[in-house]
Formats: sequence, structure tokens, C1' cells
RNA sequence: CUCUGGAGAGCGGCGGCGCAAUCCGCCCACCGAAGGGGCUCGCGGCCCGGACAUCCGGCGCCGUAAUCUCUCAGGUACAAGGGACAGAG
Repeated sequence: CUCUGGAGAGCGGCGGCGCAAUCCGCCCACCGAAGGGGCUCGCGGCCCGGACAUCCGGCGCCGUAAUCUCUCAGGUACAAGGGACAGAG
């Protein structure tokens, strides 16, 4: 990169052009699995102390994940599309 599988949450209300869908604006309610932000634990480094060459402790400092958390972004009928992750090539 290709193929396959792949969840959650409103057919929400009002208005505008429409038969409808879509689109635009406003309002409320929700989802977490594009992306993005955050750090408890853990790990590593530095520093200090005790012990005496292997460890222990911390009023500490810095860095570092996530399916955790936030809900900025994105998403919330069917279909389409997107989709973390998984399998195969």
C1' cells in the first nucleotide's frame, strides 16, 4: 500500500432554498476508535542521604506511553463515507 472484519452516540428542535435528501445558521442532548491535548502508576536519568560495591530511601527535578482521561477537532436514522484495532497478501 491492497483486500477483509470493525463499535459507540439524536431519523433532535427552529429558520432559509428545496418534493425530499444535501447544504447554511442557531440551540440543546450525547459518543470515543481519525487526529490532537493531559498525566496517576510504571520505567529511565540527575541530585541528596544511608550502607559499603550491591542495594535502600526521597521534601526532590526532568523525560516518557495507553483501549486511561479531556472532548479541541471529528462523529450521532438507513445507505455512503470515515474508523482505533485485528487478520491475510